[in-house]
Description: c-di-GMP-I riboswitch aptamer from Syntrophobacter sp. SbD1, 76 nucleotides, folded computationally. The sequence was found by an Rfam model in a public genome assembly. NCBI's taxonomy places the organism under Bacteria, Pseudomonadati, Syntrophobacteria, Syntrophobacterales, Syntrophobacter.

RNA sequence: GGAUGACAGAGCCAAACCCAUCGUAAGGUGGGGACGGAAAGCCACGGGUCUUACGGAAGAUAGCCGGGUUGCCUUU
Repeated sequence: GGAUGACAGAGCCAAACCCAUCGUAAGGUGGGGACGGAAAGCCACGGGUCUUACGGAAGAUAGCCGGGUUGCCUUU
């Protein structure tokens, strides 16, 4: 440096739902919570889906798929 994988160890994230809050909305943020995750870290580049407008678009979703990039540990 590459490959590997929830066996182990140290840890990490956090679905649904509830409360508060932002947003026209999809949805986001904080707290609780834990369905799950070997990148459920980050990026809206391609596809999909969703929302608003519209017929020349904007926004959301990275825990939908692909891709890019960074990282802990085991084994090789």
Source information:
Of the family's consensus pairs, 94% are formed in the model.